[in-house]
RNA sequence: AUUGAGCGCUGGCGGCAGGCUUACACAUGCAAGUCGAGCGGUAGCAGGGGGUGCUUGCACCCCGCUGACGAGCGGCGGACGGGUGAGUAAUGCAUAGGAAACUGCCCAGUGGUGGGGGAUAGCCCGGGGAAACCCGGAUUAAUACCGCGUACGCCCUUCGGGGGAAAGCAGGGGAUCUUCGGACCUUGCGCUAUUGGAUGUGCCUAUGUCGGAUUAGCUAGUUGGUGGGGUAAAGGCCUACCAAGGCGACGAUCCGUAGCUGGUCUGAGAGGAUGAUCAGCCACAUCGGGACUGAGACACGGCCCGAACUCCUACGGGAGGCAGCAGUGGGGAAUAUUGGACAAUGGGGGCAACCCUGAUCCAGCCAUGCCGCGUGUGUGAAGAAGGCUUUCGGGUUGUAAAGCACUUUCAGUGAGGAGGAAAACUCUGCGACUAAUACUCGUAGGGCUUGACGUUACUCACAGAAGAAGCACCGGCUAACUCCGUGCCAGCAGCCGCGGUAAUACGGAGGGUGCAAGCGUUAAUCGGAAUUACUGGGCGUAAAGCGCGCGUAGGUGGUUUGAUAAGCGAGAUGUGAAAGCCCCGGGCUUAACCUGGGAACGGCAUUUCGAACUGUCAGGCUAGAGUAUGGUAGAGGGUAGUGGAAUUUCCUGUGUAGCGCUGAAAUGCGUAGAUAUAGGAGGGAACACCAGUGGCGAGGGCGGCUACAUGGAGCAAUAUUGACACUGAGGUGUGAAAGCGUGGGGAGCAAACACGAUUAGAUAUCCUGGUAGUGCACGCGGUAAACGAUGUGUAUUAGCCGUUGGGAGUCUCGAAGUGUUAGUGGCGCAGAUAACGCACUAAGUAGACCGCGUGGGGAGUACGGCCGCAAGGUUAAAAAUCAAAAGAAUAGACGGGGGGCCGCACAAGCGGUGGAGCACGUGGUGUAAUUUGACGCAACGCGAGGAGCAUUACAUGGCCCUGACACGCAGAGAACUUUCCAGAGAGGGAUAGGUGCGUUCUGGAAAUCUGACACAGAUGUUGCAUGGCGGUGGUCAGAUCGUGUCUUGAGAUAUUGGGUUAAGUCUCGUAACGAGAGCAACCCCUAUCUCUAGUUGUUAGCAGUUCGGGUGAGAAAUCUAGGGAGAGUGCCGGUGACAAACCGGAGGAAGGUGGGGAGGAGGUCAGGUCAUCUUGGCCCCUACGGCCACGGGUACACACGUGCUACAAAGGUGCGCACAGAGGGGUGCAAACCCGCGAGGGGGAGACAAUCUCUCAAAAAGCAUCGUAGUCUGGAUGAGCAGUAGUGCAAAUCGUACUGCGUGAAGUAGUAAUAGCUAGUAAUAGUGAAUAAGAAGAUCAUGGUGAAGAAGUUGUUGGCCGUCGUACACCACACCCGUCACCACAUCAGAGGAGAUGGCACCAGAAGAAGUAGUUUGUCUAUCGGGAGGGAGAUCGACACGCUUGGUUCAUGACAGGAGG
Repeated sequence: AUUGAGCGCUGGCGGCAGGCUUACACAUGCAAGUCGAGCGGUAGCAGGGGGUGCUUGCACCCCGCUGACGAGCGGCGGACGGGUGAGUAAUGCAUAGGAAACUGCCCAGUGGUGGGGGAUAGCCCGGGGAAACCCGGAUUAAUACCGCGUACGCCCUUCGGGGGAAAGCAGGGGAUCUUCGGACCUUGCGCUAUUGGAUGUGCCUAUGUCGGAUUAGCUAGUUGGUGGGGUAAAGGCCUACCAAGGCGACGAUCCGUAGCUGGUCUGAGAGGAUGAUCAGCCACAUCGGGACUGAGACACGGCCCGAACUCCUACGGGAGGCAGCAGUGGGGAAUAUUGGACAAUGGGGGCAACCCUGAUCCAGCCAUGCCGCGUGUGUGAAGAAGGCUUUCGGGUUGUAAAGCACUUUCAGUGAGGAGGAAAACUCUGCGACUAAUACUCGUAGGGCUUGACGUUACUCACAGAAGAAGCACCGGCUAACUCCGUGCCAGCAGCCGCGGUAAUACGGAGGGUGCAAGCGUUAAUCGGAAUUACUGGGCGUAAAGCGCGCGUAGGUGGUUUGAUAAGCGAGAUGUGAAAGCCCCGGGCUUAACCUGGGAACGGCAUUUCGAACUGUCAGGCUAGAGUAUGGUAGAGGGUAGUGGAAUUUCCUGUGUAGCGCUGAAAUGCGUAGAUAUAGGAGGGAACACCAGUGGCGAGGGCGGCUACAUGGAGCAAUAUUGACACUGAGGUGUGAAAGCGUGGGGAGCAAACACGAUUAGAUAUCCUGGUAGUGCACGCGGUAAACGAUGUGUAUUAGCCGUUGGGAGUCUCGAAGUGUUAGUGGCGCAGAUAACGCACUAAGUAGACCGCGUGGGGAGUACGGCCGCAAGGUUAAAAAUCAAAAGAAUAGACGGGGGGCCGCACAAGCGGUGGAGCACGUGGUGUAAUUUGACGCAACGCGAGGAGCAUUACAUGGCCCUGACACGCAGAGAACUUUCCAGAGAGGGAUAGGUGCGUUCUGGAAAUCUGACACAGAUGUUGCAUGGCGGUGGUCAGAUCGUGUCUUGAGAUAUUGGGUUAAGUCUCGUAACGAGAGCAACCCCUAUCUCUAGUUGUUAGCAGUUCGGGUGAGAAAUCUAGGGAGAGUGCCGGUGACAAACCGGAGGAAGGUGGGGAGGAGGUCAGGUCAUCUUGGCCCCUACGGCCACGGGUACACACGUGCUACAAAGGUGCGCACAGAGGGGUGCAAACCCGCGAGGGGGAGACAAUCUCUCAAAAAGCAUCGUAGUCUGGAUGAGCAGUAGUGCAAAUCGUACUGCGUGAAGUAGUAAUAGCUAGUAAUAGUGAAUAAGAAGAUCAUGGUGAAGAAGUUGUUGGCCGUCGUACACCACACCCGUCACCACAUCAGAGGAGAUGGCACCAGAAGAAGUAGUUUGUCUAUCGGGAGGGAGAUCGACACGCUUGGUUCAUGACAGGAGG
């Protein structure tokens, strides 16, 4: 884009069209009759005449006299028209031709139409039967039937001859005749014979006409001939005989499917699909067969027979055929009225009038399609109300509505009103025919009559905006966006996909977009699809080159001359039906539609020219291709012979305990003498070095040497043949390894197998053995990643460098150099390629031929065929299934890949954890509640820097409701405070005191109470809606941008490379050049010096002293805290590339970042936090808010993490004694002094801090003791017993610290595993601080003592940079393979059962046609023996249905098996 459409929602009018899928079964009505001018006639009707009963009139009877006409005889028509598409792949159709034919009615021509005969239906009589219908007798007519006569033309013929027709009817009529019927004449219609035409039909030929080769051979009347028969006609159409042909790879035969065409739909076209309506042809009429009649049928509304089905029946028998028009049932998603009329067009009959006509013309139903029209028009901003939305301002619906002013198409009502109608009939005139003014025909004029549609089209009038809009869509493709609901549910979906709490994608709404009396959807066809490629594609790696040759058919083919005219080109003629498409006109108001003309119909056939090219024929040529001559290289193939090294076996000698093997071992061999070594013998197989991207061969492949015969190639120069060529479907040959058969052979190696190891296992890898096999001969097999993943031949297109063979020229004659030719390699230009890569050895450019592919898997599988001894090979599908599969390249990530580098990463060390007890945290369990978050590193002494109440978020119970808190309004009284009552308290009740500040004295501000409503409130939810903050990799060195360049592109380059660094730090090189944020530096602390300053700090020298820098004094030193200096690879040497830099050294307090801190790129982890805070959405609103009390967070079979204390002598205990830093102090730090064993109490000097105080640091060091023990170790536990201390409202749940007396657990250094640390570090011992009272084994600081070991990078872990691979991208915790179990689906094989189809064979044989013998005959003939013709029944051969057997094909099949997605 389209449709004979279906379904859903909706629906105003008109025009033009269209309208069963089951060839399923059909009730009912109609669809083919007509002619009395062919006939005998008269059943019914009407008219007329007559008669009877008789009452005007009615009833009955008679007469065919008339109109007419049932039934019958006869003629013509029922072969057309109408329906359907079952069958049919050619007996069909389409196009173009042909000859051996028939043809009713029609047209034209030529003749004829004489004279006879016997029947028969009807009617009448009788009979049978339920019916359908039938039988007998008598009688009758014809345009029915049959002879005779005639025969121009016709047919047959032996060429002499022979044969064959007919029918009358109607109208009119002047003579003549008459039996009064007519004869006769004439006109018309008929009839008969024949010729020609037209129309129609039959037959033949060529070409075209679907799929399957998993259908390759088919055929016996088959192919041809002769004779005969038969037909309208040619012909094996039929028959007898003869011959052995005919068709087929250009697809026969078989199977499946199908009516064909003009056309229709689509498409730019070429094509593809289709064959409704209309038109041409064919076939069919319930299924199968058959003939009759006829001009025509093997006949839709005819006949006979068989079959199935239905109906009637008196059970004896009968009837029927809607694929005609309506209609019914059934089927189906689905397709209409049991309508009107012959008015028109056409058909049949008839002289005609006329009759018949479900053909046809009309109407009805259906939006089924195409076309047209309408559902109003203009104005109208307060931008109304309402709806929706909102950032609350508004926006939008929207000039839309309302309102105002108009109009009236269509529908409605009423009135008028064409055209479709021409004829026929009749009258008059003229003409023709004729004897005729009849009849009939032609023509002109007049008259009369004919419309189903139809309430027609059309026109006018009336009234009123009045009666008339929906459907789909709105994520992208694709025009059109928001809100609400829902919450991976419900649902959507053409593809991608949407939905898991903020859905433009689901459902609803508002708005919008598109089309519009329709709109969507489903189905189907073409297009897009260059996705079967003729136009117009491919095959190195995406699917795709046969393993390789030879060669048949076929396809293609060098150069030249002549001929020819098949192809080719031009012209002409015929045909190519009409309709349709296209163009130009015309008619309906327009359009659809209808109609006139033209063009076109791309084709086929006939014919005339032309001769370039192709073909064909004839003759030449030598450039293609062969042949000959010459020398050349070679693992080319075959056969025979032969050689040495090595392995192994055997023999002999020497010799002794191991050998062998492996990652390490064991099995194995060996004291019966191995391995090793020396000599000898045997046997088989393979040929080191040479050896080479070297050679040969078509490919597989070929390697010691020699001989024999042999294939091919290349080169050089001549000669010769003269296109002999290329490719190659089928075919045929060859074809690695493994494998198979027979025979012989067997050293080594070695599937299977065995043993030993490895391992969770190890049917593997490794080891020790070892059989087929490997080798030979003769056969089979026919496949490989048979690969250059690249078919063969030819021509052509820049170069450079190697190498092999041959030959030529040059010179300085060489291991020289330059051309050339045939191979074989490496780079590279143009070109082509998706890229990779190719590039004279093409994957470039041309041309010839062959093979192959068309999404993935299923599957190179099943079935079938062929081949094979088998294994198997070859040919080769489908169902069901998926939305992908694949190629090349890119940037990542990953790798039990490789290279380089770094880090307490390992190694080297030190002390730990893991074992014990306790503390803290977490899980789990339990609980009314044990609130909650955090879960590898990067949760777990974490939020929490401190849960008895409070905190608190949890549980139980008791209470409150504008609320504990904010803001707004109104009113009131100050606020505030005291006492009492019950209560666990909150809260409640009662009670007393109190009248504030400022003032301009009204009012106002602050605080409080009361009331109502807006609101408050939530540690409720979502960290996966967010902000902010911090964690992490990681203080790792990376992450980017601009311009340029390269690539089709993603991207690359820069940023890679050589060095170097802690560093993308720096340098050199470089299609890159630059840049910023990271690194470094700038900041802070610390190490040295210096300047300035000198209190609360300090004291060298001086003075003085109560001996304390306490004081005077000093400002030197320390210190304090401000400013400076210093370090810059600056200097020297070496290395490096003359660089960057590194190593060593000097100087220096410090040396290569001096040490430490803060500082953390881009991005990652949907990492953490809604419970710090902020915040969207959701949720609660007498509760998920608020207050209070008590309880809980502290539970306890258990598990984990982080710590503390230990296990002791580097120690414990006792005694005396020494040295810090940093920090805190007003709800606080607290001295001296007194009391207490002590915790502490009393006390209150001092300091708001370099002043006072916490504050005596401890370990260390010294002396003493203990003596390796569960101890003088260790300190758990316990409401122990007896006593205290402080805090706080409160210490039971549930805190902390302590004294005396006792108790005295585990633990004797911690398995596997594992965290930390590189110097003032680890370890060890103290001190301080923060945390609202109390409560440090935690945290954060501080300084004391103070090591060991490494100076490396093989491996582990993590990271960084290049590189390689990748089937990963959720990025290796990836991806993915196979088995087993179960379920579902499709398929294969299968015992068996039951069907369908066609072929062959067998049985059987209805109707019917033909022949034959007998029989019969109302015909004819006759030489009477007979002959010609006809009928009935019987028989024989062929044929339908049916029966049987085997085969083919399709479908089915319990159960079990195989394979698949």

The RNA shown here (small-subunit ribosomal RNA) has 1461 nucleotides and comes from an uncultured bacterium. The prediction has a mean pLDDT of 82. RNAcentral holds the sequence, with entries from ENA. It matches the Rfam family "Bacterial small subunit ribosomal RNA".